[in-house]
RNA sequence: GUGAACGCUGGCGGCGUGGUUAAGACAUGCAAGUCGAACGAGAUUUCUUAAUUAGAAGCUUCGGUGGACGAUUAAGAAUGAAAGUGGCAAACGGGUGCGUAACACGUGAACAAUCUGCCCUAAAGAUCGGAAUAGCUUGGGGAAACUCAAAUUAAUGCCGGAUGUGGCACGUCAACUCAUGUUGAUAGUGCUAAAGCUUGAAAUGGCGCUUUAGGAGGAGUUCGCGGCCUAUCAGCUUGUUGGUGAGGUAAAGGCUCACCAAGGCUAAGACGGGUAGCUGGUCUGAGAGGAUGAUCAGCCACACUGGAACUGAGACACGGUCCAGACACCUACGGGUGGCAGCAGUUUCGAAUCAUUCACAAUGGGGGCAACCCUGAUGGUGCAACGCCGCGUGAGGGAUGAAGGCCUUCGGGUCGUAAACCUCUGUCACCGGGGAGCAACAAGCGGGUUCAUAGCCCGCCCUGAGUUAACCCGGAGAGGAAGCAGUGGCUAACUCCGUGCCAGCAGCCGCGGUAAUACGGAGACUGCAAGCGUUACUCGGAUUCACUGGGCGUAAAGGGUGCGUAGGCGGAUAGAUGUGUGAGGUGUGAAAUCUCGGGGCUCAACCUCGAAACUGCGCCUCAAACUGUCUAUCUAGAGUAUUGGAGGGGUAAGUGGAAUUUCUGGUGUAGCGGUGAAAUGCGUAGAUAUCAGAAGGAACACCAAUGGCGAAGGCAGCUUACUGGACAAAUACUGACGCUGAGGCGCACGAAAGCAUGGGUAGCGAAAGGGAUUAGAUACCCCUGUAGUCCAUGCCGUAAACGUUGUACACUAGGUCUUGGGGGUUUCGACCCUUUCAGGACCCCAGCUAACGCGAUAAGUGUACCGCCUGAGGACUACGGCCGCAAGGCUAAAACUCAAAGGAAUUGACGGGGGCCCGCACAAGCGGUGGAGCAUGUGGUUUAAUUCGAUGCAACGCGAAGAACCUUACCUAGGCUUGACAUGUAUAGGACGAUUUCCAGAGAUGGAUUUUUCCCUUCGGGGCUUAUACACAGGUGCUGCAUGGCCGUCGUCAGCUCGUGUCGUGAGAUGUUUGGUUAAGUCCAGCAACGAGCGCAACCCUCGUCCUUAGUUGCCAGCACAUAAUGGUGGGGACUCUAAGGAGACAAACUCUCUUUGAGAGUGGGAAGGUGGGGAUGACGUCAGGUCAGUAUGGCCCUUACGCCUAGGGCUACACACGUGCUACAAUGCCCGGUACAAUAGGACGCAAUACCGCGAGGUGGAGCAAAUCCUCAAAACCGGGCCCAGUUCGGAUUGGAGUCUGCAACUCGACUCCAUGAAGUCGGAAUCGCUAGUAAUGACGUAUCAGCAUGCCGCGGUGAAUACGUUCCCGGGCCUUGUACACACCGCCCGUCACACCACCCGAGUUGGUAGCGCCCAAAGC
Repeated sequence: GUGAACGCUGGCGGCGUGGUUAAGACAUGCAAGUCGAACGAGAUUUCUUAAUUAGAAGCUUCGGUGGACGAUUAAGAAUGAAAGUGGCAAACGGGUGCGUAACACGUGAACAAUCUGCCCUAAAGAUCGGAAUAGCUUGGGGAAACUCAAAUUAAUGCCGGAUGUGGCACGUCAACUCAUGUUGAUAGUGCUAAAGCUUGAAAUGGCGCUUUAGGAGGAGUUCGCGGCCUAUCAGCUUGUUGGUGAGGUAAAGGCUCACCAAGGCUAAGACGGGUAGCUGGUCUGAGAGGAUGAUCAGCCACACUGGAACUGAGACACGGUCCAGACACCUACGGGUGGCAGCAGUUUCGAAUCAUUCACAAUGGGGGCAACCCUGAUGGUGCAACGCCGCGUGAGGGAUGAAGGCCUUCGGGUCGUAAACCUCUGUCACCGGGGAGCAACAAGCGGGUUCAUAGCCCGCCCUGAGUUAACCCGGAGAGGAAGCAGUGGCUAACUCCGUGCCAGCAGCCGCGGUAAUACGGAGACUGCAAGCGUUACUCGGAUUCACUGGGCGUAAAGGGUGCGUAGGCGGAUAGAUGUGUGAGGUGUGAAAUCUCGGGGCUCAACCUCGAAACUGCGCCUCAAACUGUCUAUCUAGAGUAUUGGAGGGGUAAGUGGAAUUUCUGGUGUAGCGGUGAAAUGCGUAGAUAUCAGAAGGAACACCAAUGGCGAAGGCAGCUUACUGGACAAAUACUGACGCUGAGGCGCACGAAAGCAUGGGUAGCGAAAGGGAUUAGAUACCCCUGUAGUCCAUGCCGUAAACGUUGUACACUAGGUCUUGGGGGUUUCGACCCUUUCAGGACCCCAGCUAACGCGAUAAGUGUACCGCCUGAGGACUACGGCCGCAAGGCUAAAACUCAAAGGAAUUGACGGGGGCCCGCACAAGCGGUGGAGCAUGUGGUUUAAUUCGAUGCAACGCGAAGAACCUUACCUAGGCUUGACAUGUAUAGGACGAUUUCCAGAGAUGGAUUUUUCCCUUCGGGGCUUAUACACAGGUGCUGCAUGGCCGUCGUCAGCUCGUGUCGUGAGAUGUUUGGUUAAGUCCAGCAACGAGCGCAACCCUCGUCCUUAGUUGCCAGCACAUAAUGGUGGGGACUCUAAGGAGACAAACUCUCUUUGAGAGUGGGAAGGUGGGGAUGACGUCAGGUCAGUAUGGCCCUUACGCCUAGGGCUACACACGUGCUACAAUGCCCGGUACAAUAGGACGCAAUACCGCGAGGUGGAGCAAAUCCUCAAAACCGGGCCCAGUUCGGAUUGGAGUCUGCAACUCGACUCCAUGAAGUCGGAAUCGCUAGUAAUGACGUAUCAGCAUGCCGCGGUGAAUACGUUCCCGGGCCUUGUACACACCGCCCGUCACACCACCCGAGUUGGUAGCGCCCAAAGC
């Protein structure tokens, strides 16, 4: 943006639009007639006249008179239905887009090759006759449609004769032209016309007729150019191409025919296939373009399907004819009828498209002299928000910021001046009233002008479907009139609730797994608005097919290579021409549309006027630089000739030595061979080894190179023959002779493998066999071994055929090496040096590049030509075609799937990659665990419950520094409900409470009972407290994946970063890398870096030496006193010690090493020497690591219970498995006796001495001590004795008995003591742990927790080792580097089969329908 559709919603008007699908089928009505002024006949009706007949009223002398209204017949006139002859129209208007890739359309030309009714202009004419026919009538056939025969009749119907202005044909002459030819004149010859009607009083009237000429408009034919896809359509064509002649047509022409010739079209795409009406325009776009062809306009084609002609000026005819077919209808079964792609309408199809309306009033058309008739053209109305445009749904004031909703941090915020309320207005809709314009004609009447009664002008008269309208006035009342989509980003707009990877959303990214701005609802907000969203399609963005305006080293993309055809492009000078090109003029480029400027509807949409534009095509004139063409010339491109050297360039023939293998012979003996290790294999029938000889095939060591040659593939012993190319030097010659090179077009070459035929076969060696390896091993390794590898001939035609870089030419800084040739210089000569051509390499400036990189051998700057690319997979595939003996090759899709695939570089991580380094990491050692018994924790199982958490290292003597009750969270049972605990409000009260006793109960609790009874005050009340009610409390309920805090871990590993600068498009890099060195990113040096921070180290504590100060509760050398003895006392500060402050150690000194520094090695001194030992201290971060059960905390959940209280039970269970420990298995030991030496630390609900009792645990008792004062204070060791290698004088489990202690209470379920009992166990499989010195090991002691309970934890001091060659390996870590398809980061990523389920497709014995081509048979109508 749309001819739209769908969903929700919907007030009014104007202007437009409305079967895009089934060119499917159609009921019904209408859509083309008209002319009586061409003609005959003429129903009906009316009038007039005449005749006949009947004869009313009135009058009457009743005899009559009268003669209305009538009837019949005849004549005339008027009217004129239905049908017919004739004329014109019906070929327009209206519909549709089937077909058509075509002169169908558009545009511009041509017809000297044409036609043209009605209309206009001009000239001439219109005479004399004739024969029919429809209708009508009669008769016949038929169901009908219709038809046959006879008789009769008219014309502007038809025919004949005459006339001939003219026309046509023949003949002659002249002029002209685009070839054929055209035009004009002309004595002449021949042929060729006609129709009447009408008005009136009349007219030179009007309407017609005939011939000719011209015009206008229309039609026909021809040509240039333009506009779809497909080459997986490459060859097509026999009336085909042309000619001669004839026929035919309005007209040229193979349009048709006879004959002759063999042509014609095609890579600038023939032929074939698919699709399609074309255009003006429409939509989009900055434009160039792309898409499209509804409405309006021009052209074409078609009218149920196919064919055909007739009539006519015009048709091969939408509402005509004939034939065939399908379908439908009528039928008396014989036969007939029909054609909505006209307007309405029906049905079907479909997501989908309207009234079986009004009128000819206007515009236009047909007929007519006209009136008039006809007109589903057209003008109107109706339906549909289908589109565009306009209007409205109110305006102003109004804060208590109402109620209500929503949110909330509970304070408030927001909807929100929004509402209510007050004051106004009156558009639209509604009611009433008024009320234009579209109407101008024509005709008639009158007038003017005029020759005119033509035409024109004026006046009068007449004509409206729409119209119940536009517009105006009045009235009433805010009254009747708002929705849709969205709110994670793109993209304007956010919160709550519900849900819980469910339900759902989604245009892309994606959202949802219990705090969803993304789902659903609500509120709020945003956007648009009588609409808003969705779907579909088109263009844009997309420079993403690149003309404007892209690329091809690695992202997709250079053909394997050369020669060469067409084509494209092409050196210099001069001239000519005027193809392209440029300029001016001119014709055309329909209207509408678009644009600009005006105008009309109140505005706008819409309508309208003018201008511009329509970028195009044709013609004329001019210019001549460039381009093309032609002519003449030139030498710089290209080539030829001469001389010369280089080369694995090619082909063929010959030839050589080394080596392998085999054979023969000799020597010789037991192995050889092979591998990571082996085995198969060979060998006592003599191998391997060694010597000699022979045979045969293949390949050519050294030279050898970043070196040479070739178009590429490729080419290597030596010699010869033939042969291609390149290069250098100097001259001569030719004179643009050049460059590139398509469609697999043409030719040729083209590794390896493979194929065919015939040879050959030493070595190697697919396949195959055997041996190993392995879970397997159709492999890697080994032993054999066939094709093949080799030769000749012929195929194949592909490779990572790669420089992943097409060919040619020109230009643009340098440096180095090298191959071939030349010049200069030099020399005896060769080097060296310098220079110049042609190659081969490396580094690099500018420039280019996404980066990597390229960089005169370009991937730089330009030119020419070719090839190729356009997301990934499917797919170097299928089908088709071509090639091939085959294998296969070349060309080359689609369905479907995905939102990526890919390149280069960056940072990490990783590697059974590399380098360097460290750590009790390994190694070297010591001692353990794993086996036993027990303790303890965990899993599992069990249970009413065995509460919960922790789960590789980094859970498992962990939370728990201590579960009998309590703890306790679990289970069972019994109770309570504002609650065991906190705060507030209201009401009522004055107590609450303490205390005594009793009863029930397991207790909580309940009941009864005794005694006692508030404080302050401004006298209002307040505090305190009880009860009731309400707010609320409470929760060890869930979420550590919502969190804070704290902690573990990598790891006490040496790392982690920042600022500025610099480099890079950027991510990032640099610094932090490098060389040394260190425990260390420790330090030094160097360096586009310079600095800084957190870490390291140090500062802190402690131990080790000394000093100073101080000297009690500690100490006692010297002096003194006392004692059996003791720092017990006086005293003392020397020592130890205590606890405060200092000193000391810094690689400081010396020697040496590397390299100045820095570091290291050694030596001395020193209590201590290379961070002196130990501790505290844990960077940026990782593990959604651990903890909601320590506390805190968001959200959710429970509220007579998931809260609270109580009793009992459980956490202590026990076929089993694991972790951590204790005790052991013994003699370096055990037992008994004797004897010596600590430190840390604790003590008042406490530690407790001496003493006494008890075998003992312990008891009695209580000196001393709130502690350097008192208390608790060692064991191993050492000395002596016993045991004598055993299930023991080892080991102590288990069990029985007896006790002690704590505690309300030791049954489940404590610790300890004594007596008795005396289990397993004799050093522990695979595996695994700790430790480098005062360490391991070993022996004891103390504390916390705690009423009691320690093999655990945390500490303390005693005794006191062994070993480290070293860094290959295991584990972990650090730095640098490398590869990467990993980034949840190797526990990564990822490939294929199979199994099962589901789905789709394919194959399949067959079977069936359709389309197209070709051939044959039958064959209608018609010409």